[in-house]
RNA sequence: UCUCCUGUAGCUCAGAUGGUAGAGCCUUGCGCUUUUAACGCAGAGGUCGUGCGUUCGAUCCGCACCAGGGGAA
Numbered sequence: 001u002c003u004c005c006u007g008u009a010g011c012u013c014a015g016a017u018g019g020u021a022g023a024g025c026c027u028u029g030c031g032c033u034u035u036u037a038a039c040g041c042a043g044a045g046g047u048c049g050u051g052c053g054u055u056c057g058a059u060c061c062g063c064a065c066c067a068g069g070g071g072a073a
Stems, first nucleotide, its partner, number of pairs: 001072007010025004019056001027043005049065005
């Protein structure tokens, strides 16, 4: 310098050939228990890496940039 992959909740990861996002763990409350743990129920937590564009509508499509990783020279 070129090329490919990844970026979504505090962490690990899903996500519909475009229709305003979910699981497990963690955490909070409640139930159960003499208490704790375990188990059960409920909740909180996200400008989907950033910006622009396409579209009635973008996590998803296009471009640029940022961060991490692999490969080539």
Transfer RNA from a marine sediment metagenome, 73 nucleotides, folded computationally.
The sequence is in RNAcentral, with records from ENA.
It matches the Rfam family "tRNA". By type it is a transfer RNA.